Background
The RNA shown here (small-subunit ribosomal RNA) has 1451 nucleotides and comes from an uncultured soil bacterium. The sequence is in RNAcentral, with records from ENA, Greengenes and SILVA. Rfam family: Bacterial small subunit ribosomal RNA. Gene Ontology terms of the family: structural constituent of ribosome and ribosome. The prediction has a mean pLDDT of 87.
C1' cells in the first nucleotide's frame, strides 16, 4: 500500500466483507525457564475468621508485679484510667454527581494544628472530676446513686504588644484615646532540654469566586417564587439570595434554557502519516462514596471508612425487657459470571504516627506464593553424514517425495538437574526476601513442540472417504460420484511456549470528507415569494488595536511520550539530562488585511423624467359560434353506436332539415419553441381598479446591499362546508358487450363534481427532477421588446446596444449520457438537502385540519447487494429494407379404410438396449426362425471362450466312431505326429499374474455425427476513437444468389466461409476402335481438348473510364446453362461409453464364459412414416413395341423339357461392352357399364413350391377356394417452380431364405408463381428493455402453512422524579427554662447560707430524613384478539409492470 463481492462483459455510485495494530481480557488444544509488569470490567451483592491506628510515665492519679533498700525511699515493668498528640493521613472503591466536579488560566473577601524566622511573656489563685472505694440495677451490652483525689484537665483575678473592636484628628507617613483578650508545666548532668501564652512573618496546606474547554436526545421549546436584583438583619474563617423580613418583577433560552439518557473528570492509554476517533484498568493529580437517608458533636481540620445520633432495610445475641454490627482496607468465604490469585513473611528498607529519647504501632510499604494474563529473554542441541536405508504417501510403474530429515561419526553443555561457595541492598545496630542473585565443579544429547492454516482474497496440494448427505463458511461460497472448500491421510505453508477462536476499541472507510465528500440522470435543491436574527458585503481618507502577526515574561506537577546518555551478561525494565507538552494569561510592537468609531465619494442599490410591450392580477358589463333542452313547420322510418353487435332513442313521429325561444360552460380562426408572472398559472370583447418588468435620459440619495434558520404569505388538481347554478362532459352506479372470468379497455345511461360566491384544505413527475444573488470566459443561426448610428429616404438595407425566449457548437466539466454566457464552466456570499436496499415516508409522540389527511420521523428485523449510465447479445402482438416451396397460386398427397413398419402404452420369465419437438418415432436394423442377441427360463464351467508371461507336471493336439444327456459337456476306443532321446515347438493340467464384462457415468472424454444452414455470415493485424465494456473496419448510396462487386467514408489490409479450382450432363473437335455399331464422313465407348467471358451492339443508374441491370445479335448453351461433392466462427452439456477409442467406477465360481428353449414377433389402444385401394384417365384378357443404372464364380445361368404356377431338370455360355439377370406404363383389338362391381384385396380354409440343421411360436412364393373394410377422407398437415411434380416400371446393398424400407436407374411427363398484407424461418439496419441459463424471459398483489421481530389494545404488573395535604426521628437555632448545676460576683449571721450573672434538663416553635394519602407525569415488562411487516423448495388464484408488455407508463 490495498483487496474480494451487483454486470454477459464495462464505468460510476455505493454498502458489506478481509489483510494491520491494541485488549485488565475469556474459551479450545498445548505448556520447558527465567526477568520485569498485571491480576472481579458482573452482585456500590452478602459477609465466618484474623489483622488493618496508635503513641506518650520526661502532663496526672490509682492498681498489681519484681529488684534494690540506709526502711525514709529508690528505680523498673504491666493494667485500665484522666490529659495531650495522632485518629481529618495512608489504604479501598466510582455508586452517585452534567456540576465551577474536573481541566487550564486569573481573581479577592478568608482560614491553617505540627514545622521555620523575628519578637515579647510566663505572676499570683481556686473550685471540680474520672480511675479507685462502698451500694444498686440488668441475661447480656452496659448503667445508675454516693463518697475520696491528681495534672500540661477545668476556672477567675493581675498584667501585656504594633492584637481586637468603636470613636476622633491626619500632612495619608501615621497619631491620640476608650473597651476586650495570655499562660503550664516536666525533666535536669544545674550549663538547660522538651514545652505553653501574646504579636508580625514564611512554608506548606485549605475554603471562596470567574474566564475558556470537554456527552447524547429539539419526537425536551419554553424555563423559573428565593426565582432576579435592591435594603435591613442573621449566619460563615470569609464573599454572595448561603437564611430571613419588606420592596421592585425582574432573570435564564434556538450561541440551545428546561427536561431527559449516559457518564467519576485529568495527566495520559490505544489507534491513525496527520487531523481525528475510541478510551480513562495497573501509576500520578483532583473529586465523590464508606450499608441506605438524614443530622450535628469534636476539632486547625470532618459533616469523619475501621466516630457519634436518628429513621430505614438486612444479618446476628437474647433470659424476649433488650442489645449488637457494617471489609467500596489486606487476606479469605458464599453468591453473581466466560472471568480475575495466599485467610503467606517482615517493618530489614522507604514513608507515616506518638515520644526528649530508648522505642512501639503500621495488611502503607518493602517481599514471597498461585495464574503463559502480558511484555521481554533463553532452550529444546551443533557440524559432518547418500546406499538418498526402513516405513508412510502418491505415481503415468520409469519414479517422486518425506530428505541430511533419520542411523552413524565427532563435538558442546546455555536452561533445567547434584554438589560447593556466595554478595549488594546498611555509615555503624538492624536482612522479610533466602542460601536468592552471582561464581565455581560435576553427569550425560542425556530431561524439554506445540497450534492454526494451505479454493479466491492469502503464503501453502495431492490421495482416499462422503454424495446437496455429513459437513463448511470472514466475504463470494462450497457439497447432488473423480471436492486442492466437507473429513482422514501424506506432503506443505505460517507462528511458536504458545497457537487458534470470540468479544471490544481504532485503521483501512475520502464510509459524516476542518485536513477530504457530495446534490440534472446514481441518496439529495424546501412548490414559490416576502422578509426578523444571523453570516457575508462597493472605493479614498483618518483614529483604535477587538481579530492578526512578531518578540519577550509566566505556566503548562510527576509519570508517561521523542532524542541522548548510564545501570542489571541482552532486552523487557529502571536512572539522569535535554527538549517537546501546538493551551492559557499578563507585558512590549506592527498596523497590511478583517472589526470598531469619524468623515469623505459613486461603479452597487434606489429614486426622478419621458417613451414602451404584454393571456400579469381583480371587479362589472357584454359578443358570437357551438351542444343540449323546449315549441311550431316540412317529413315518414329508422337512428344511434361498433372490430362486430347489443342496450338505449324513435310510428305518442324520433334522427334530418327550417323558425322561433331557454339555459349553462368554454372563447375557433389570429396563435407563434410568440407574450407576461415569483411559482401555481393566465387567452373572445370593452370599461375602471392595480402589480411587476424593459428601453432612453439623468445635474437627485449615498452601500441605503446579498443571502435568509425560524416566521408570514401566495400555491394546478382533487377533496370539505354553507348556499347558489347545472348545458356538456363525467368517478361511483346501472345496463349492453368481449372474456375461462371481465366488480376493465369498448358501447348506452349517469349521481357528486366540474361553474359562481363565502370559508377551509396546502399536496404533485409543483419537472429545466438543475436554490438565490454577483463577477469572468471564443463563436454561429432564428424570434421578441427597446432604443442608437450609417445609408437610402416609402415600407427598406446594414451596422453595432439593452433586456427577454430558442437552436448549434469552441474551451472547460461530467461515471457517462450530456451541459456549454440562460453552464451541470471559472470563482464568490448565503439558505436547503444526502450518506446501502427492504421496514418506511410507516409507528409512536407533538403540531395543523370539520373530515379525508398533512408536516416532523424511527427502531426491531431482514439482505448482499440495492443503484446510474453506457455496452455487446437476445427478444418485442416495435419500425424500415430483403431472401426461402415461406405464404399465395398450382399439382400430388396425408389425416378416414385394410395392410407393413417404427414407437407410445399396455401385457411377460422375458418383451434387451440407445434415440423423444423441429433435429425420435421404415432411426442405430445395408435384411431378429437357430446365430444374430446384448433379454428370459434351465443346465453347465473357473487361468476361463480370447492375449502376454512365469514356475512346475504331462506323451498330449485333432479327427472318426459308440454311449449318457436338450446340448454344451463327459465317458469309451480307433486312428494319427517330431525327436540329434537333451531338449525345443505345440498342447493339456495346476499355481500365480491377470484376462473377460453391449456392467454405470455422452453431465469426465476422443472421433464421428445431427441442426441452425449452402444461411451469408464469423473474425484478425495495425491504425484511429472511447477511461472501459467495446465501437470504427463489416454502416451508407448502389447492385447481386453472395460481406458479390462498385463508389463514399479514418481507416488499410488480412483470414475463415461464398464465388472458382473436383466430379458429372449438355454441343463441337481430336485420337483410338475391342467385346459396341456395323462397313461409314455416322452411332455408340473410352481418353485428351475446345466452348461461355457480360466478349460484341443499344438501352438505365451520379455514370466517360469501373460496376451493375434491361434487351438484341451469335451460338447447343447466356448472364452463377443443369445436377452433385464441398457445411465458416459457432449454437443445443444436441446425439452416441451398445461400432471403435479411452480417464474413473462397478462384478469377479460371476454384471465373465458355454448350451437349449423361449423372446425382441406379445395386443384393449394411440401416434409416425409407408403399402394397395376405393376405379372407366379404370379392372381384365390377347397382340405389338423402345430403357437406363447396375450385378455375377459356394455366382448370374441361357436353349431345351416338365409343371395351371411357384418352381424342378439342365447345363451351353460367362470373371463378362464378348455370356447370363431383365421392364413397367404405352400403344392396337376385345369384353366389362357404375355395381361393393370383371373395383379393391384383407382374412381364412385347402394344397403345393424354395431357402436352411430347422419354417409351431415366426420366412417367402405359387395354385384352387373365401372375399372384409374402403364409394376418395374432420380439424389439420406434407412434398414439390421443369425434364422438376405425378405416374410406370427397373437395378443394388443387406442377404441361404425373406424388402411395401434404404440407395440408385431409366420411360412417360404436367399445371401454376398476381405478389409479398399475412403464417413459418432467416438476412441487415434502426429503436425500447427491468431479458443475459437472454420471452419457454422477467415480475406483482391477494390467499394458505411456517418462523420471527414489531404497532394497536379491555387491562394488569412494576420503576422513576416532581407536586399537594397529612404526620414527623436526631439534630441545629429560637423562646421557655417554676426543675437542676452554679468554681466569678454579692448580703449576711461566713469551709456556710440568700441572691445574681452563666449554663443544663424539660417544654414550646421553625426546619426537618422517613412514613402516609391523592391526582397526574416519564418510562419498562406482560397481555384475550388485533394491524401490518419479513424471511420462508417446488402451494392457490389471476398477469399489474419491464418490448407501444398487447388499453403506453407513471406522479
Nucleotide at each position: 500500500a490495498g483487496a474480494g463481492u451487483u454486470u454477459g462483459a464495462u464505468c460510476c455510485u455505493g454498502g458489506c466483507u478481509c489483510a494491520g495494530g491494541a485488549u485488565c481480557a475469556a474459551c479450545g488444544c498445548u505448556g520447558g525457564c527465567g526477568g520485569c509488569g498485571u491480576g472481579c470490567c458482573u452482585a456500590a451483592c452478602g459477609c465466618a475468621u484474623g489483622u488493618a491506628a496508635g503513641u506518650c510515665g520526661a502532663a496526672c492519679g490509682c492498681a498489681g508485679c519484681a529488684c534494690c533498700u540506709u526502711c525514709g525511699g529508690g528505680c523498673g515493668c504491666u493494667g485500665a484510667g484522666u490529659g495531650g498528640c495522632g485518629a481529618a493521613c495512608g489504604g479501598c472503591u466510582g455508586a452517585g454527581g452534567a456540576a465551577c466536579a474536573c481541566g487550564u488560566a486569573c481573581g479577592a473577601a478568608c482560614c491553617u494544628g505540627c514545622c521555620c524566622u523575628c519578637u515579647c511573656g510566663u505572676g499570683g489563685g481556686g473550685a471540680a472530676u474520672a480511675a479507685c472505694g462502698c451500694c444498686g440495677c440488668g441475661a447480656a451490652a452496659g448503667c445508675g446513686g454516693u463518697g475520696c483525689u491528681a495534672a500540661u484537665a477545668c476556672c477567675g483575678c493581675g498584667u501585656a504588644c504594633g492584637c481586637u473592636g468603636g470613636g476622633g484628628c491626619u500632612u495619608c507617613g501615621g497619631c491620640c484615646u476608650c473597651a476586650g483578650g495570655a499562660a503550664a508545666g516536666u525533666c535536669u548532668u544545674c550549663g538547660g532540654a522538651c514545652g505553653c501564652g501574646g504579636g508580625a512573618g514564611g512554608a506548606g496546606g485549605g475554603g471562596c469566586g470567574u474566564g475558556c474547554g470537554g456527552c447524547c436526545c429539539a419526537u425536551c421549546a419554553g424555563g423559573u417564587g428565593g426565582u432576579u436584583g435592591g435594603u435591613g438583619g442573621g449566619g460563615u474563617a470569609a464573599u454572595g439570595g448561603c437564611c430571613u423580613a419588606c420592596c421592585a418583577a425582574g432573570c435564564c433560552g434556538g450561541u440551545g434554557a428546561c427536561g431527559g439518557g449516559u457518564a467519576g473528570c485529568u495527566g495520559g492509554u490505544c489507534u491513525g502519516u496527520g487531523a481525528g476517533g475510541a478510551c480513562g484498568a495497573u501509576c500520578a493529580g483532583c473529586c465523590a462514596g464508606a450499608c441506605u437517608g438524614g443530622g450535628a458533636c469534636u476539632g486547625c481540620g470532618a459533616a469523619a471508612c475501621g466516630g457519634c445520633c436518628c429513621a430505614g432495610a438486612c444479618a446476628c445475641c437474647u433470659a424476649c425487657g433488650g442489645g449488637u454490627g457494617g471489609c467500596a482496607g489486606c487476606a479469605g468465604c458464599g453468591a453473581g459470571g466466560a472471568a480475575u490469585c495466599u485467610u503467606c513473611c517482615a517493618c530489614a528498607a522507604u514513608g507515616g504516627g506518638c515520644g526528649c529519647a530508648a522505642g512501639c504501632c503500621c495488611g502503607a510499604u518493602g517481599g514471597a506464593g498461585c495464574a503463559a494474563c502480558g511484555c521481554c529473554g533463553c532452550g529444546u542441541g551443533g557440524a559432518g553424514g547418500a546406499c538418498g536405508a526402513c516405513g508412510g504417501c502418491c505415481u503415468u510403474c520409469g519414479g517422486g517425495u518425506u530428505g541430511u530429515a533419520a542411523a552413524c561419526u565427532c563435538c558442546u553443555u546455555u536452561c533445567g538437574g547434584g554438589g560447593g561457595g556466595g554478595a549488594g541492598g546498611a555509615u555503624a545496630c538492624g536482612g522479610a526476601c533466602a542460601g536468592u542473585a552471582c561464581c565455581c565443579c560435576c553427569a550425560a544429547a542425556a530431561g524439554c513442540a506445540g497450534c492454526c492454516c494451505c479454493g479466491g482474497c492469502u503464503a501453502a496440494c495431492u490421495c482416499u472417504g462422503u454424495g446437496c448427505c455429513a459437513g463448511c463458511a470472514g466475504c463470494c461460497g462450497c457439497g447432488g460420484u473423480a471436492a486442492u472448500a466437507c473429513a482422514g491421510a501424506g506432503g506443505g505453508g505460517g507462528c511458536a511456549a504458545g497457537c487458534g477462536u470470540u468479544g471490544u476499541c481504532c485503521g483501512g472507510a475520502a464510509u459524516u470528507a476542518c485536513u477530504g465528500g457530495g446534490c440534472g440522470u446514481a441518496a439529495a435543491g424546501c412548490g414559490c415569494g416576502c422578509g426578523c436574527a444571523g453570516g457575508c458585503g462597493g472605493u479614498g481618507g483618518u483614529c483604535u488595536a477587538u481579530g492578526u502577526g512578531c518578540c519577550g515574561u509566566g505556566u503548562g506537577a510527576c509519570a508517561g511520550g521523542c532524542g541522548g546518555g548510564g545501570g542489571c551478561u541482552c532486552a523487557a525494565c529502571c536512572c539522569c539530562c535535554g527538549g517537546c507538552u501546538c493551551g492559557c494569561a499578563g507585558g512590549g510592537u506592527a498596523g497590511a488585511c478583517a472589526g470598531g468609531g469619524c468623515g469623505a465619494c459613486u461603479g452597487g442599490a434606489g429614486g426622478c423624467a419621458g417613451g414602451g410591450a404584454g393571456a400579469g392580477g381583480g371587479a362589472u358589463g357584454u359578443g358570437g359560434a357551438a351542444u343540449g333542452c323546449c315549441c311550431g313547420g316540412u317529413g315518414g322510418a329508422g337512428c344511434g353506436g361498433u372490430g362486430a353487435a347489443a342496450u338505449g332513442c324513435g310510428u305518442a313521429g324520433a334522427g334530418a332539415u327550417c323558425g322561433g325561444g331557454c339555459g349553462g360552460a368554454a372563447c375557433a380562426c389570429c396563435a407563434g419553441c410568440g407574450g407576461c408572472g415569483a411559482a401555481g398559472g393566465c387567452g373572445g370583447c370593452a370599461u375602471c381598479c392595480u402589480g411587476g418588468c424593459c428601453c432612453u435620459g439623468u445635474a437627485c440619495u449615498g452601500a441605503c446591499g446579498c443571502u435568509g434558520a425560524g416566521g408570514c404569505g401566495c400555491g394546478a388538481g382533487a377533496g370539505c362546508g354553507u348556499g347558489g347554478g347545472g348545458a356538456g362532459c363525467g368517478a361511483a352506479c346501472u345496463g349492453g358487450a368481449u372474456u375461462a372470468g371481465a366488480u376493465a379497455c369498448c358501447c348506452a345511461g349517469g349521481u357528486a363534481g366540474u361553474c359562481c360566491a363565502c370559508g377551509c384544505c396546502g399536496u404533485a413527475a409543483a419537472c429545466g427532477a438543475u436554490g438565490u444573488g454577483c463577477a469572468c470566459c471564443c463563436g454561429g443561426c432564428g424570434c421578441u421588446g427597446g432604443g442608437a448610428c450609417g445609408u437610402g429616404a416609402u415600407u427598406g438595407c446594414g451596422c453595432g446596444u439593452c433586456g427577454g425566449u430558442g437552436c448549434c457548437a469552441c474551451a472547460g466539466c461530467u461515471u457517462a449520457c450530456g451541459c456549454g454566457a440562460u453552464g451541470a464552466g471559472u470563482g464568490c456570499a448565503c439558505c436547503g438537502c444526502c450518506u446501502g436496499g427492504g421496514g418506511a415516508g410507516u409507528a409512536c409522540g407533538g403540531c395543523c385540519g370539520c373530515a379525508a389527511g398533512g408536516c416532523u420521523a424511527a427502531a426491531a428485523c431482514u439482505c448482499a447487494g440495492a443503484g446510474g449510465a453506457a455496452u455487446u447479445g437476445a427478444c418485442g402482438g416495435g419500425g424500415g429494407c430483403c431472401c426461402g416451396c415461406a405464404c399465395a397460386a398450382g399439382c400430388a398427397g396425408c389425416g378416414g379404410a385394410g395392410c407393413g413398419u417404427g414407437u407410445g402404452g399396455u401385457u411377460u420369465a422375458a418383451u434387451u438396449c440407445g434415440a423423444c419437438g423441429c433435429a425420435a418415432c421404415a432411426c442405430g436394423a445395408a435384411g431378429a426362425a437357430c446365430c444374430u442377441u446384448a433379454c428370459c427360463u434351465a443346465g453347465a464351467c473357473u487361468u476361463g471362450a480370447c492375449a502376454u508371461g512365469c514356475a512346475c507336471c504331462u506323451g498330449c493336439a485333432u479327427g472318426g466312431c459308440c454311449g449318457a444327456g436338450a446340448a454344451a459337456u463327459c465317458g469309451g476306443u480307433c486312428a494319427g505326429c517330431c525327436u540329434u532321446c537333451g531338449a525345443g515347438g505345440g498342447u493339456g493340467g495346476u499355481g500365480c499374474a491377470c484376462c473377460g464384462g453391449u456392467g454405470c457415468u455422452g453431465c469426465a472424454u476422443g472421433g464421428c455425427u445431427g441442426u441452425c444452414g449452402u444461411c451469408a455470415g464469423c473474425u484478425c493485424g495495425u491504425g484511429u476513437c472511447g477511461u472501459g465494456a467495446g465501437a470504427u473496419g463489416u454502416u451508407g448510396g448502389g447492385u447481386u444468389a453472395a460481406g458479390u462487386c462498385c463508389c463514399g467514408c479514418a481507416a488499410c489490409g488480412a483470414g475463415c466461409g461464398c464465388a472458382a479450382c473436383c466430379c458429372u450432363u449438355g454441343c463441337c473437335c481430336c485420337a483410338u476402335g475391342u467385346u459396341a455399331c456395323u462397313u461409314g464422313u455416322g452411332u455408340c465407348a473410352u481418353g485428351g481438348g475446345g466452348g461461355a467471358c457480360u466478349g460484341c451492339c443499344g438501352g438505365u443508374g451520379g455514370g466517360u473510364u469501373c460496376c451493375a441491370c434491361c434487351g438484341g445479335a451469335g451460338g447447343a448453351a447466356g448472364g452463377c446453362g443443369g445436377g452433385g461433392a464441398u457445411g465458416a466462427c459457432g449454437u443445443c452439456a444436441a446425439g452416441u461409453c451398445c461400432g471403435c477409442a479411452u480417464g474413473g467406477c462397478c462384478c469377479c465360481u460371476a454384471c465373465g464364459u458355454c448350451u437349449a428353449g423361449g423372446g425382441c414377433u406379445a395386443c384393449a389402444c394411440a401416434c409416425a412414416c409407408g403399402c394397395u385401394a376405393c376405379a372407366a384417365u379404370g379392372g381384365c384378357c390377347g397382340g405389338c413395341g423402345g430403357a437406363a443404372u447396375g450385378c455375377g464364380g459356394a455366382g448370374c445361368g441361357a436353349a431345351a423339357g416338365c409343371g395351371c404356377a411357384a418352381g424342378c431338370u439342365g447345363g451351353a455360355g460367362c470373371a463378362a461392352a464378348u455370356c447370363g439377370c431383365g421392364a413397367a406404363g404405352g400403344u392396337c383389338g376385345g369384353c366389362c357399364g357404375c355395381a361393393g362391381u370383371u373395383c379393391a384385396g384383407a382374412u381364412u380354409g385347402g394344397g403345393g413350391g424354395c431357402u436352411g440343421c430347422a419354417a409351431c411360436u415366426c420366412g417367402c412364393c405359387c395354385c384352387c377356394a373365401u372375399g372384409a373394410a374402403g364409394g376418395c377422407g374432420g380439424a389439420g398437415u406434407u412434398g414439390c417452380u421443369a425434364g422438376u411434380a405425378a405416374c410406370c416400371g427397373c437395378g443394388u446393398g443387406u442377404c441361404a431364405g425373406c424388402a411395401a424400407a434404404g440407395c440408385g436407374c431409366g420411360g412417360u411427363g404436367a399445371a401454376u408463381a398476381c405478389g409479398u398484407a399475412c403464417c413459418c424461418g432467416g438476412g441487415c439496419c434502426u429503436u425500447g428493455u427491468a431479458c443475459a441459463c437472454a420471452c419457454c424471459g422477467c415480475c406483482c398483489g391477494u390467499c394458505a402453512c411456517g418462523u420471527c421481530a414489531u404497532g394497536g389494545g379491555a387491562g394488569u404488573c412494576g420503576g422513576g422524579a416532581a407536586c399537594a395535604c397529612c404526620u414527623g426521628a436526631a439534630g441545629u437555632c429560637c423562646g421557655u427554662g417554676g426543675g437542676c448545676c452554679g468554681a466569678c460576683c454579692u448580703g449576711c449571721g461566713a469551709u456556710g447560707u440568700g441572691g445574681g450573672a452563666g449554663g443544663c434538663a424539660g417544654c414550646g416553635g421553625c426546619c426537618g430524613a422517613g412514613g402516609g394519602u391523592g391526582g397526574g407525569c416519564c418510562u419498562g415488562g406482560c397481555g384475550a384478539c388485533u394491524g401490518g411487516g419479513a424471511c420462508g423448495a417446488a402451494g392457490u388464484c389471476g398477469u399489474a409492470a419491464c418490448a407501444a408488455g398487447g388499453u403506453a407508463a407513471c406522479c